[in-house]
This record gives sequence, C1' cells and structure tokens, in this order.
RNA sequence: AACUUCAAAUCGCUGAGUUCCAUAUCGGAAGCGGAGGACCCGGUCUUUUGGGGUGAAUCGCGUACGCGAGGGGAAUCCUACGCCCUAACCCGUCAGCUAACUCCGUAAGCGUGUAGGAGUGCCACU
Repeated sequence: AACUUCAAAUCGCUGAGUUCCAUAUCGGAAGCGGAGGACCCGGUCUUUUGGGGUGAAUCGCGUACGCGAGGGGAAUCCUACGCCCUAACCCGUCAGCUAACUCCGUAAGCGUGUAGGAGUGCCACU
C1' cells in the first nucleotide's frame, strides 16, 4: 500500500410502517399508505382455462434447471464499471375509472463497492 474478515454507532438501509395524547383498559388523533364506491368516459370481457388486490417482484425462451429481457436496491444527484434482489401474502366467484361517502394498515428485516463530475452541509480563520 492493497485485499479480506469482524466489531461499533445517539450512524444508516429496504419499506407506507412515523409522531403525539392517554393507559382504572379491549384505545384516540395527526402524518403517510392502501381498498371499495356515481354521472360521464371506457370496456368486448366474464361465465373454472375463474377473476382480482398489496408489492419492484413481471415476461419470454429453451428443457427439467438453466439462460435472457424488463423492473427494483445500495448515506444528494448524474455517468461508467461491478455487486445484490426479482419474494411473499391476501380476497373468495366478486370489484374498470370514479365526486360525495365507507373501510383498512401503520409491520418486518437488515449493515452501506470503485472512479469521475456537479452540488450541499459542518468546522476553523479573516
């Protein structure tokens, strides 16, 4: 000097998933997120080949476990190269959009590559 591994955080990441007030009880608000639901508009589909929703998590080839395309993530943004993910769950035969209106959630899990450019913040001095 480079690489790898481990640890730490009152530092951060994915995500809507945070904050406040209460607690004699089966909570209440704000913020954020989601669903249902008219006219108008759209729609040629559905009727088991069921259909639909949250979410980035979908599609296509092969052939039997692989390869791609698309989508998503990594401490401000962009570019290049590289890395990682592409799940899971729910409704229950039923739902296009949708004002008023109605309902629901506010978890869970983790630890961040390099280079260049453009910015932002902090500290010190004058």
Overview
The prediction has a mean pLDDT of 79. c-di-AMP riboswitch aptamer (ydaO/yuaA leader) from Alicyclobacillus kakegawensis NBRC 103104, 126 nucleotides, folded computationally. Taxonomically the source falls in Paenalicyclobacillus kakegawensis (Bacteria, Bacillati, Bacilli, Caryophanales).